Notes
Predicted 3D model of a 346-nucleotide RNA (Bacterial RNase P class A). Its Rfam family is "Bacterial RNase P class A". Gene Ontology terms of the family: tRNA processing, ribonuclease P activity and dimeric ribonuclease P complex. Rfam classes the family as a ribozyme. About the family: Ribonuclease P (RNase P) is a ubiquitous endoribonuclease, found in archaea, bacteria and eukarya as well as chloroplasts and mitochondria.
RNA sequence: CGGGUAAGCCGGGCAAUCGCGCGCCUUAGGGCGUGAGGAAAGUCCGGGCUCCACAGGGUAAGGAUGCCGGAUAACGUCCGGCGUAGGUAACUAUAGGGAAAGUGCAACAGAAACAUACCGCCGAAACGGGUAAUGCCGUGGCAAGGGUGAAAUGGCGAGUUAAGAGCUCACCGGCGUCAUGGAGACAUGGCGGCCGUGUAAACCCCAUCCGGAGCAAGACCAAGCAGGGAGCAAGGCCUGUACCCGCAGGUCCCCGGUAAGGUAGGUCGCUGGAGGCGGUCAGCAAUGAUCGUCCAAGAUAGAUGAUUGUCCAAGACAGAACCCGGCUUACAGGCUUGCCCGAAAC
Numbered sequence: 001c002g003g004g005u006a007a008g009c010c011g012g013g014c015a016a017u018c019g020c021g022c023g024c025c026u027u028a029g030g031g032c033g034u035g036a037g038g039a040a041a042g043u044c045c046g047g048g049c050u051c052c053a054c055a056g057g058g059u060a061a062g063g064a065u066g067c068c069g070g071a072u073a074a075c076g077u078c079c080g081g082c083g084u085a086g087g088u089a090a091c092u093a094u095a096g097g098g099a100a101a102g103u104g105c106a107a108c109a110g111a112a113a114c115a116u117a118c119c120g121c122c123g124a125a126a127c128g129g130g131u132a133a134u135g136c137c138g139u140g141g142c143a144a145g146g147g148u149g150a151a152a153u154g155g156c157g158a159g160u161u162a163a164g165a166g167c168u169c170a171c172c173g174g175c176g177u178c179a180u181g182g183a184g185a186c187a188u189g190g191c192g193g194c195c196g197u198g199u200a201a202a203c204c205c206c207a208u209c210c211g212g213a214g215c216a217a218g219a220c221c222a223a224g225c226a227g228g229g230a231g232c233a234a235g236g237c238c239u240g241u242a243c244c245c246g247c248a249g250g251u252c253c254c255c256g257g258u259a260a261g262g263u264a265g266g267u268c269g270c271u272g273g274a275g276g277c278g279g280u281c282a283g284c285a286a287u288g289a290u291c292g293u294c295c296a297a298g299a300u301a302g303a304u305g306a307u308u309g310u311c312c313a314a315g316a317c318a319g320a321a322c323c324c325g326g327c328u329u330a331c332a333g334g335c336u337u338g339c340c341c342g343a344a345a346c
Stems, first nucleotide, its partner, number of pairs: 001342010012311007020035006037317001041328002044326005049214004062210005067081005082096001083094004097205002102203002104199003118146002120142003126139004154172002157169003173195002175192007218268004228255002235252006275294008312315001
C1' cells in the first nucleotide's frame, strides 16, 4: 500500500425571526430554562409496577427451552469454552438430548427406502437330476461388481473363500468400556468386531421452567339528576281479588333537604431510575464492587415545528405516551481501533 475480518462511534453545524409542550420567576405585558432515537419501530422474549385469582402438595393438559461453565432482577439474552461445519488465516455459523420405546414419512427413479435381488457372482461347498462335455436344471449360497437414487446399511486395502461377507487383519469413522487430563462439555490413549438407513423447528420420549390481565393497569377527589314528605278533593293506573262495586295500600299529580355509591370533570400513577458520565479495583470476558459528578421530554387530542441566511463531506432510516434488560427489522454517508493474508522497501 492492497484485500479481508471483528468491535465501537457519529449520523448535519451555526445564527436570526415566528410558534408550541413543560418548569420557574413576574411589575401580568412578559422573561428565563428545557424539549425524541440508535433504533423512539415490530410488540417477539424477560422483569419491575398494578389489579384479579390461588394461597399446601401431587397428577394431567398446554406452551417454551435443550452441549458445558459463568453473568444477571430475569430471560428464549449475553460472555467464556467444547464438539461439528466453512475459511490459507484473522474469524464465522450452529435449535447441539433421544432414531435400539413406539408410530408416521422418504417425491421421481429403482427389484428393494428395513430387509429386497433387476442385471449379476458361485458351484469336484452340500443334496437331487441330467449330458459326449459344459452351472446344463431344481433345491440352494452370496451381495463383491453394474444399474437407480439425496440416501442401498460403516469406509478403504489386503487375506481367506466355491463365490462372498468384520469371516480375519491394518488404517480411518462410530458405539461400548477402562485409564489419564480437565470444574465440566470433552480430549488423548488402551481394549472389545459391538457396526442398528435417514428424518424429532414430524408425532413422540426424557429433563428443566411456566397463574391471568395489562398504565384505557390501577388509586384518590367529585358537579348535575334521582331517594323523602304532605295530601286522600277529583281523575288515570297497579295490588289485595277470577269478574263488578266498595274499602285499604301504592303511584302519577304538589313541595323540598341530606348521605352513600358513582357519571362528566379533575388529581395521582408519570418519570430520580436494575439511571447517565468519568475514575479506581476484581475478572480473559459478560459483569460486579466502590468513589466522584450530573438531572436529561412527560403530553392527554396529545408539544418537540416553520421560515430565512450561511458553511460543509449536502444530511439515511425514522417521531416518545408507565418504565427498564434484550432480540429482530430499517438505515445515505462518514470516523476510530485491534487482528489476519499478500506485495514492496528499509